[in-house]
RNA sequence: CUGUGCUAGGUGGGGAACUAGCGGUGCCCUGUACCCGCAAUCCGCUACAGCGGGGCCGAAUUCCCACCUGAGGUCCUCAGGGACCGGUGUCACUGCUCCUGUAAGCGGUGUUGAAGGCUGGGUCCCACGCAACGGAAAUUUGUGAACCCCGUCAGGUCCGGGAGGAAGCAGCGGUAAGCAGAACCUUCCGUGUGCCGUGGAGCAACCUGGUUGGAGCUGGCUGCAGGGGUGGAGCCCGAUCCCAGGGGUCGAUGGUGGGUGCACAG
Numbered sequence: 001c002u003g004u005g006c007u008a009g010g011u012g013g014g015g016a017a018c019u020a021g022c023g024g025u026g027c028c029c030u031g032u033a034c035c036c037g038c039a040a041u042c043c044g045c046u047a048c049a050g051c052g053g054g055g056c057c058g059a060a061u062u063c064c065c066a067c068c069u070g071a072g073g074u075c076c077u078c079a080g081g082g083a084c085c086g087g088u089g090u091c092a093c094u095g096c097u098c099c100u101g102u103a104a105g106c107g108g109u110g111u112u113g114a115a116g117g118c119u120g121g122g123u124c125c126c127a128c129g130c131a132a133c134g135g136a137a138a139u140u141u142g143u144g145a146a147c148c149c150c151g152u153c154a155g156g157u158c159c160g161g162g163a164g165g166a167a168g169c170a171g172c173g174g175u176a177a178g179c180a181g182a183a184c185c186u187u188c189c190g191u192g193u194g195c196c197g198u199g200g201a202g203c204a205a206c207c208u209g210g211u212u213g214g215a216g217c218u219g220g221c222u223g224c225a226g227g228g229g230u231g232g233a234g235c236c237c238g239a240u241c242c243c244a245g246g247g248g249u250c251g252a253u254g255g256u257g258g259g260u261g262c263a264c265a266g
Stems, first nucleotide, its partner, number of pairs: 001266006009057003012030004020046005034054005063259006072250006080243004085238003093232010104222003107218003116212008125200005130194002132191006139182005149174004157166003
């Protein structure tokens, strides 16, 4: 120096949490690096720190040490930035809406005559009258009483020696109470009926006629001013979360360098 066979050792690692502490299962990061059993109301150990049983690699790109790198996690801090929630606020920003005023613009109306003034009337109220409507009565037609209404009373009954007379049912005719109908006239009562009549009261408002007047009137829309209501944003305060900065801590991966057995044979 080479070959063969062993041993140490390796066969993923890390973070947080849990734990007296260590490791594992579970969660997270990295990324691919054996298997079986146990295990979160946990499982197994004792600073040498998973336990039990198997497989593979095996003295070096794989093991050990030092340095560099720094995926990622975690703790603290900050007058930084962002998100979101709550509050404050409405006088400084802004939206919606209501009321009042104005009359700049638009519109409507106006010399076929505006506003205003004078005057009459209506709507509104009261009284009387009239009409209408409704109801009732009178009137009229029809019907309408076994008997207790009227007239006539067949038959029959009664009185009489007879002549004759009497009462009177049914029927017929008429009528009372009652029932039904009718429209012209008449009377009475009533009324949120009436572009009817007369008179009175009132006149703030609306409508209308006459006269005067001689160019405006209106306030529908926009604008402007003032006063309300309600909402939103900004600023500020506070809580939570995320990101950035700073500090601490753990730390994989990768890189560099160094180190490290035994036996046999050639």
A computed fold for a 266-nucleotide RNA from an Actinomycetota bacterium, annotated as Bacterial large signal recognition particle RNA. Its mean pLDDT, the model's own confidence on a scale to 100, is 76. The model forms 91% of the base pairs in the Rfam consensus. Lineage of the source: Bacteria > Bacillati > Actinomycetota.